[in-house]
Context: one part of a larger RNA
RNA sequence: CUGGGCGUACAAGCGUACGUAGGCGGCGAUUCAAGUCAGAGGUGAAAGCCCGGGGCUCAACCCCGGAACUGCCUUUGAAACUAGGUUGCUAGAAUCUUGGAGAGGUCAGUGGAAUUCCGAGUGUAGAGGUGAAAUUCGUAGAUAUUCGGAAGAACACCAGUGGCGAAGGCGACUGACUGGACAAGUAUUGACGCUGAGGUACGAAAGCGUGGGGAGCAAACAGGAUUAGAUACCCUGGUAGUCCACGCCGUAAACGAUGAUAACUAGCUGUCCGGGCACUUGGUGCCUGGGUGGCGCAGCUAACGCAUUAAGUUAUCCGCCUGGGGAGUACGGUCGCAAGAUUAAAACUC
Numbered sequence: 001c002u003g004g005g006c007g008u009a010c011a012a013g014c015g016u017a018c019g020u021a022g023g024c025g026g027c028g029a030u031u032c033a034a035g036u037c038a039g040a041g042g043u044g045a046a047a048g049c050c051c052g053g054g055g056c057u058c059a060a061c062c063c064c065g066g067a068a069c070u071g072c073c074u075u076u077g078a079a080a081c082u083a084g085g086u087u088g089c090u091a092g093a094a095u096c097u098u099g100g101a102g103a104g105g106u107c108a109g110u111g112g113a114a115u116u117c118c119g120a121g122u123g124u125a126g127a128g129g130u131g132a133a134a135u136u137c138g139u140a141g142a143u144a145u146u147c148g149g150a151a152g153a154a155c156a157c158c159a160g161u162g163g164c165g166a167a168g169g170c171g172a173c174u175g176a177c178u179g180g181a182c183a184a185g186u187a188u189u190g191a192c193g194c195u196g197a198g199g200u201a202c203g204a205a206a207g208c209g210u211g212g213g214g215a216g217c218a219a220a221c222a223g224g225a226u227u228a229g230a231u232a233c234c235c236u237g238g239u240a241g242u243c244c245a246c247g248c249c250g251u252a253a254a255c256g257a258u259g260a261u262a263a264c265u266a267g268c269u270g271u272c273c274g275g276g277c278a279c280u281u282g283g284u285g286c287c288u289g290g291g292u293g294g295c296g297c298a299g300c301u302a303a304c305g306c307a308u309u310a311a312g313u314u315a316u317c318c319g320c321c322u323g324g325g326g327a328g329u330a331c332g333g334u335c336g337c338a339a340g341a342u343u344a345a346a347a348c349u350c
Stems, first nucleotide, its partner, number of pairs: 003322004007304002013318001015202004022195003026089006034082002036078008050066006092192001093189003096185004104178007111155001115151008126137002163170002207248006216242002221237004259317006267295013299306002323350003332343004
């Protein structure tokens, strides 16, 4: 390479979305004849390869004939499929109307509990902490308790294999602005679609820059213990940081370790958000759309397990893998203030 694969074994789904080129693409009519198919002609040098026959005593070697040269060109036709043109359709997609659900996002304001600190009152000898202690705080009045004040951060209960979001993620309350999904209606457009190399945007935590803020917690650090030692686990303190604004970083077990889209393939049951029908109408039953769970058949799987939310059966497009180590490293490029990120080998070795 041909292939075979990517939940976990054993390498492999980009962290996620949008989207350029490209690839692929619904139903009908008609046209064209580029692809496609058929016929004919030309060319495809000779030698060689292959098949048949012959000549050197055989063979190698040589000679003759055939086939082949899978290709290209010209021409005549066919019209199913693909491409192109024209014209329609509504099942895909989008728009519209009405409606309810939601921690979806951004900004502004507000609230209560707790914690720490400050002031005052009561009150007296301990408090704190641990396996046990000590460092620590306290007669300059602590701990406890009551009242008042300040500050910052997080929002108990509700809370739920509940909800929303592309992912990261989102949880007190109110307001403003704003994105998406869903149901019903079936009014409009008429394939406008799917995927997506490059590209662009978003992207937890930690970290970085400038300026604020700093209650609690807490890397580093200091002390007390433990221990043979203890650069730890435990305790007392404690700085960056955690918070805010703006800018960078661009990585995670960024996980469902499972790319996106579409179609098909037994069911049972819970839950969330909608709609409809019937009835004995304030509650039951049935049907139906979208999500989110549990179990389970066929099928798949090495097994575990998955099983209409597929890891089943198919189609399209993208990404990725190809023995272990060396190594996600070196060098070079790009990006970054830096930390580093990304792209990414080889020698050698088993």